[in-house]
């Protein structure tokens, strides 16, 4: 001195599904209604996280087992007007120290 894997942080972009239905109450409001939050009910989404497993290897040898990916499946949790949140993308900064 070059600065890989990977980590964490700024800015951009970034889908998907009932601004559901009832209860009781609280807060503002002249009222109609608006908000949030509890309980309850059916319907949804998948791209926080979290679970599963193909091919393949191992190991066995009648078989059973073990690793094993996802944007795939599940939907626990999380979401369903905006907001926030969000895989990912792309930029940047920082740490880092493969390789030369």
């Nucleotide at each position: 001195a070059u600065g890989a894997a990977g980590g964490c942080g700024g800015c951009g972009g970034g889908a998907g599904a009932g601004a559901c239905c009832c209860g009781a109450g609280g807060a503002g409001g002249a009222a109609g209604c608006u908000c949030a939050c509890c309980g309850g009910g059916c319907g949804c989404c998948g791209a926080a996280g979290g679970a599963g497993c193909a091919a393949a290897g191992c190991a066995g040898a009648g078989g059973a087992g073990c690793u094993g990916a996802a944007a795939c499946u599940c939907u626990c949790a999380g979401g369903c007007a905006a907001a926030a949140a969000c895989a990912c993308c792309g930029u940047u900064g920082c740490c880092g120290g493969a390789c030369g």
Predicted 3D model of a 100-nucleotide RNA (Glycine riboswitch aptamer) from a Candidatus Fermentithermobacillaceae bacterium. The organism belongs to Candidatus Fermentithermobacillaceae, within Bacteria. Rfam family: Glycine riboswitch aptamer. Gene Ontology term of the family: glycine biosynthetic process. About the family: This family represents the bacterial glycine riboswitch.